[in-house]
Model confidence (mean pLDDT): 84 of 100. This is a predicted structure of a 1443-nucleotide RNA (small-subunit ribosomal RNA) from a hydrothermal vent metagenome. The sequence is in RNAcentral, with records from SILVA.

RNA sequence: AGAGUUUGAUCCUGGCUCAGGAUGAACGCUGGCGGCGCGUCUAAUACAUGCAAGUCGAGGGAACCCUUCGGGGUGACCGGCAGACGGCUGAGUAACACGUUGGCACUUGCCCAUAGCUCGGGGAUAGCCCGGAGAAAUCCGGAUUAAUACCCGAUAGUCCCUACGGGGUAAAGAAUUUCGGCUAUGGAGAGGCCUGCGUCCUAUCAGAUUGUUGGUGAGGUAACGGCUCACCAAGUCUAUGACGGGUAUCUGGUGUGAGAGCACGACCAGACAGAAUGGGACUGAGACACGGCCCAUACUCCUACGGGAGGCAGCAGUAAAGAAUCUUCCACAAUGGGGGCAACCCUGAUGGAGCGACGCCGCGUGAGGGAUGACGUCCUAACGGAUGUAAACCUCUUUUGGGUGGGAACAAAUUUUUGAGCUUACCACCCGAAUAAGCACCGGCUAAUCACGUGCCAGCAGCCGCGGUAAUACGUGAGGUGCAAGCGUUAUCCGGAAUCAUUGGGCGUAAAGCGUCCGCAGCCGGAUAGUAAAGUCUGGGGUUAAAUUUCGACGCCUACCGUCGAAACCGUCCCGGAAACUUACUGUCUAGAGUCAUACAGGGGUGCCUGGAAUUCUCGUUGUAGGGGUAAAAUCCGUAGAUAACGAGAGGAACACCAAAAGCGAAGGCAAGGCACUGGGUAUGUACUGACGGUCAGGGACGAAAGCGUGGGGAGCGAAGGGGAUUAGAUACCCCCGUAGUCCACGCCGUAAACGAUGGAUGCUCGGUUUUUGAGGGAUUCGACCCCCUUGAGAGCCCAAGCUAACGCGUUAAGCAUCCCGCCUGGGGAGUACGAACGCAAGUUUAAAACUCAAAGGAAUAGACGGGGACCCGCACAAGCGGUGGAGCAUGUGGUUUAAUGCGACAAUAAGCGGAGCACCUUACCUGGACUUGACAUCUUGGGAAUCCCGCAGAAAUGUAGGAGUGCCGUAAGGAACCCAAUGACAGGUGUUGCAUGGUCGUCGUCAGCUCGUGCCUUGAGGUGUUCGGUUAAGUCCGUAAACGAGCGCAACCCACGUCGUAUGUUGCUUUUUCAUACGAGACUGCCCGGCCAAACCGGGAGGAAGGUGUGGAUGACGUCAGAUCCGCAUGACCCUUAUGUCCAGGGCGACACACGUGCUACAAUGCAGUAUACAAAGGGUAGCCAACCCGCGAGGGGGAGCCAAUCCCAAAAGUACUGCCCAGUUCGGAUUGGAGGCUGCAACUCGCCUCCAUGAAGUUGGAAUCGCUAGUAACCGUAAAUCAGCCACGUUACGGUGAAUGUGUUCCCGGGUCUUGUACUCACCGCCCGUCAAGCCAUGAAAGAGAGGAGCGCCCGAAGCUUCUGGAUAACCAGGAACCACGGUGAUACUCUUGAUUGGGGCUAAGUCGUAACAAGGUAUCCGUAGGAGAACCUGCGGAUG
Repeated sequence: AGAGUUUGAUCCUGGCUCAGGAUGAACGCUGGCGGCGCGUCUAAUACAUGCAAGUCGAGGGAACCCUUCGGGGUGACCGGCAGACGGCUGAGUAACACGUUGGCACUUGCCCAUAGCUCGGGGAUAGCCCGGAGAAAUCCGGAUUAAUACCCGAUAGUCCCUACGGGGUAAAGAAUUUCGGCUAUGGAGAGGCCUGCGUCCUAUCAGAUUGUUGGUGAGGUAACGGCUCACCAAGUCUAUGACGGGUAUCUGGUGUGAGAGCACGACCAGACAGAAUGGGACUGAGACACGGCCCAUACUCCUACGGGAGGCAGCAGUAAAGAAUCUUCCACAAUGGGGGCAACCCUGAUGGAGCGACGCCGCGUGAGGGAUGACGUCCUAACGGAUGUAAACCUCUUUUGGGUGGGAACAAAUUUUUGAGCUUACCACCCGAAUAAGCACCGGCUAAUCACGUGCCAGCAGCCGCGGUAAUACGUGAGGUGCAAGCGUUAUCCGGAAUCAUUGGGCGUAAAGCGUCCGCAGCCGGAUAGUAAAGUCUGGGGUUAAAUUUCGACGCCUACCGUCGAAACCGUCCCGGAAACUUACUGUCUAGAGUCAUACAGGGGUGCCUGGAAUUCUCGUUGUAGGGGUAAAAUCCGUAGAUAACGAGAGGAACACCAAAAGCGAAGGCAAGGCACUGGGUAUGUACUGACGGUCAGGGACGAAAGCGUGGGGAGCGAAGGGGAUUAGAUACCCCCGUAGUCCACGCCGUAAACGAUGGAUGCUCGGUUUUUGAGGGAUUCGACCCCCUUGAGAGCCCAAGCUAACGCGUUAAGCAUCCCGCCUGGGGAGUACGAACGCAAGUUUAAAACUCAAAGGAAUAGACGGGGACCCGCACAAGCGGUGGAGCAUGUGGUUUAAUGCGACAAUAAGCGGAGCACCUUACCUGGACUUGACAUCUUGGGAAUCCCGCAGAAAUGUAGGAGUGCCGUAAGGAACCCAAUGACAGGUGUUGCAUGGUCGUCGUCAGCUCGUGCCUUGAGGUGUUCGGUUAAGUCCGUAAACGAGCGCAACCCACGUCGUAUGUUGCUUUUUCAUACGAGACUGCCCGGCCAAACCGGGAGGAAGGUGUGGAUGACGUCAGAUCCGCAUGACCCUUAUGUCCAGGGCGACACACGUGCUACAAUGCAGUAUACAAAGGGUAGCCAACCCGCGAGGGGGAGCCAAUCCCAAAAGUACUGCCCAGUUCGGAUUGGAGGCUGCAACUCGCCUCCAUGAAGUUGGAAUCGCUAGUAACCGUAAAUCAGCCACGUUACGGUGAAUGUGUUCCCGGGUCUUGUACUCACCGCCCGUCAAGCCAUGAAAGAGAGGAGCGCCCGAAGCUUCUGGAUAACCAGGAACCACGGUGAUACUCUUGAUUGGGGCUAAGUCGUAACAAGGUAUCCGUAGGAGAACCUGCGGAUG
């Protein structure tokens, strides 16, 4: 000191989260020692038991005990002092309670000092004794008695009262002495009261108050005072927050922080308050009293039921509550307190110990040596690596631990005595590495990684996020990292957070400027002189308790800790000083502000009057069949005469042109013309006033449209409503009608995208240009206008500096400054609920929380997309030719069926595709039969040549029997190949994953694109280059340009064809050519003309076989589709291993209600059939092609010449010539079926091809839709080849023959390219996304009510007690009355909380329903306000904004 997280990426805004420190902590795992601290934060809940406040015999005096007879001791009771301290707790309290600073009208036992006094009497009473009541606690009566108990008298200078004459008030003794008592004064310490300032949240608490505020008098108090009372007055507090509500002891300080602050108030210290709850007084110096009293209440206990007792928020301890907090310990030795002359007694204060890792600090769990490194474990590329000098082993040490012995301080006085802790600390010796390591983490933040298991499961998670079969993120292991007797987690506080911003933030678009103005309080304020000294600055003094903090020193070995000293305590008070600034007062000034005079512009406002055009309606006239409306229609109007045309009239609303970037107004807003009244502004002059100013919480006024009330008005338009269309639907968009409303008057409402999304005021800071309106001047003119210059006031545009996240702003600031006001603090929930105010209502203003998410957002960037735009291309469309879709058949696919119909391929980019050949084989599928180191490979061992022939069983695989056969090389040891058997390592898998992969391929697309280096621009993503103007098939080329170059693509280089030359030439030609092979030539916009500013280039022409890439091919950029293929091959991982491997036979891959794709043949006369006859190219051929010739109708058979091929063979058709057919289901068409044959092959049943005879189906040109093709192309015609025994080939790939039509265009469909624009998309429009409904969960509002609580008010009752009155002759005392008054009762009300059938919306939740509202012109631009309507998003009207 920062980091992670919004995005495809970027910058910003902004929240969330993390790393740090801390704790009176708790929980989980673990746990060796010591020191110092700390330890019910919850129930101020209830408490068993013990203890926590007594002491004095030198006040009195019974009784008892002892006695050395002198006396001594215990000691009830009376009496004195203490018990108001110490200890505990924090409920209450928002207050003079506390902190701090001052003050006075007061009191003060014990203590100190000074002065004085201490005389004389009296009557009781407790105890004891007797009697009595009661269970007890306790009480009553009688008799008797003392005092330092009580009372009276005397004296009283100082004391108190006073009318100044006077009056009043005290005492106590004991004793040898120190001890006491009384009075007065003073002091010390303590207390009481008053006071300035400081001291939490809430305005959804705005008014509070009747002893209230003040006065006079009286009472009361220690004392002032409405403290109390009587009377008088009507005040007092409050926006600087009264009153009310909530919460809370306050402080020194503590935690954190750089600080300012923020949070807290354990321990320690000061103050306050409380003592079961509420009230009350008594005693006393002091209390309204924790371990005193009285009363009431609740609770607990005892009881003989009559009545009594009690108060742990003292120390221990118990129960309960709770996540959670200790021993019913020792001692008065020290320090301190009470009593006492003292000894001494008491002291759960205190000193100590115990328990708890609760915290801080310190120590240890060993140290040195010890392997190219054991065992085990883990990983592995199988070589090795890690654990790891770690262990073992050797040497050493003993902190800690155990034992033994010694041994303090705390103890001061003085002569003695006195140590709880203490079997202490500490020291010495002995023993023995012995007794001692865990926890968390290892995806990023954040130091540290591998393997296995799991498979969106189990689980993890602080945030982002991991997990769907290769998880560094889950679990385990190994290894590593961090800290360490602890480590993690949870909770809370501060920090980081400049994320409430004084230090130190913002408000055009991210959250945020009130719709606008006026203006009281408040805050701020021009120039100059003087005075004062409140702020300010400065000197000195007091105070700021101690502790704490910092520094220094010292003491426990060190540290923590403690002691001493110093500083600091940032505050406040007092006494001085200064006078620049602020302030106050006084005087003066004119630059701010205002007044005045003279002009000027203007849709500024209000009222009244007037006008013309147009729409509609009415009447009349002309006139006839339509009109109107739309994309197209229909509803609608019209023969009862519309529309159209003309004339007349009625009525309401709005004001064309002028008109503009213009003008005016505070904003809303304002437009025909005239008049009246009226507000503001500007300029010039500089006469007057003399700071009169700026802003403005609260307050007031104005405030579009819609809406509301009352009364008018109503032409057009037009929410709602009706109808017609559109549509899947259409509660809409479009059309026809149409009510409120729109208009006027008066009164409400008070909101808008009320926007410049930009508050007001003042000053300062480059320019250019336009415009409105003044003033001054110039030029011109007869005079003006126009024009030019200067200077004001407005209104626009462009730009500099500067600012800004960027966009942009830029003298009309979003720049630089000052003043004042308003507002913001993540998104949603929500501008909502509740409350309050306003309103007739609609509603407006003010304005939360629970809950939920990790984002929401701004600007800009690159893409992609658009039912956005511009330009361009392509058989993309159009123009043509021929097809498909209909029929039959072939073939592939889906589906169905099946034991199996093996698998893959599915829009384009699957479907005559893998299959360039399914009868067996192939073959992967099914059924059945077999084998298990295996059909195949390597290694080991043993044996044997190999191999051939043959019998039997069997469907075969296989099993079994017999026979033949002894090989090759060799240095003679053996070796190579082959076969059999055995063993285990292994083989094998067309099993899974193409979403783990390589390789290959398809597609966009032969589209013209895709990038890089350096430079430049930008905060950055990124841009530029690659854009632009031309041009091209082309990012092809030229020009321009902050770019200059380069690469992959394009083109060219390659092959074939076309022309020519040369050479050679078999098997070709021999007559020149043709042909074949090889090498060359040729074409480059080279030449001419024209166009283009120029260039590139384009058009035309010449020449030429060929002309503008000549034609065709091969060639496929960066990349996209997790495209296809694990079944071509290779390959990771997983799976099978007497089977998912291997062998065999048979079957299946060929099924068949159906659907689709690709083809063939046709439907005929441009044809079919018959006869005759002509012309190719490119291929193939020895297990082959096969000639002539013969046989067969034919397929074919025989035959055998030739050919390893320019030699021989396979081997042409359409065409041409002639004839027949005559438009018909035919002399078209050939399916299907029957019969007879041929060929291949081990074998044609399932399941081959061909031939002949017979049979002769559908089909007469094909719906919606759709395909190919731009020239030797389409179309038509045949030929060949691969695969192959044969062939289901009508397929595919090649070859030639005949040989067109149309287009010279780009509106539209599809695809693509470039630029631009919008975007809420980036998985990129097959995107995103809204609302209702349905389901589950969660929190919350309302609600008939119900329950609880605290507080206040009225009334009733009224304990104890104080005060007071009456009676008992007086006092104590007794009886009774009165006032006040706690608790209680009751009534009405307000508030808070909980709950509540039902109900409202809200939030969240992988795959529900309905639509498609928004984002692109989102398919009707969107949004704001308002009103109506509608399943829903929404639609429509009116006004507004451009986002």